A computed fold for a 155-nucleotide RNA from uncultured Intestinibacter sp., annotated as Lysine riboswitch aptamer.
It matches the Rfam family "Lysine riboswitch aptamer". Rfam describes the family as follows. Riboswitches are metabolite binding domains within certain messenger RNAs that serve as precision sensors for their corresponding targets.
Its mean pLDDT, the model's own confidence on a scale to 100, is 82.
The RNAcentral record of the sequence draws on MGnify.
């Protein structure tokens, strides 16, 4: 340096369904009611009666989720703390993709807390638990025991 292993193995992409978002927001009509409401600022609306409340009819959408199909990218695959840069929406603020740097986690489950989230989906932080990789040492052999990817394996 080069080419492998781990398995419900990681990330993505397209399509189609599906659940929930939500009978929410929103609009019409009718009746009360009588000053503020929305907003982080800006700013907008509002006696041509808002904000509320009650009845009736209509009634979404995003962004996120599972599954199944068919493909790309791989084994620090990828994820996250930090930070710097680009770039995107917006009136600022703020958000949110992207790519490097750094720090930490071998995996993949199952739980509790917390954080995002309409949500007991999902993600993601920690802590405890289960299985499993690989490698040290121990052991007759079964097994144990520590340790983890910048690691291990053949070349």
């Nucleotide at each position: 340096g080069u080419a492998g292993a781990g398995g419900c193995g990681c990330u993505u992409u397209a399509a189609a369904a599906u659940a929930a978002c939500a009978g929410u927001a929103u609009u019409u009509a009718u009746a009360a009611g009588g000053a503020g409401c929305u907003g982080g600022c800006a700013a907008g609306u509002u006696a041509c009666g808002a904000u509320u409340u009650a009845u009736a009819a209509a009634g979404a959408a995003a962004g996120g989720a599972u599954u199944u199909u068919a493909g790309a990218g791989c084994c620090g695959a990828a994820g996250u703390u930090g930070u710097a840069g680009a770039c995107u929406u917006g009136g600022c603020g703020a958000a949110g993709u992207c790519u490097g740097c750094u720090g930490c986690u071998g995996g993949a489950u199952u739980u509790a807390u917390g954080c995002a989230u309409a949500a007991u989906a999902u993600g993601u932080a920690u802590g405890a638990g289960u299985c499993u990789g690989u490698c040290a040492c121990a052991u007759a052999u079964c097994u144990g025991u520590g340790a983890u990817g910048a690691g291990c394996u053949a070349c």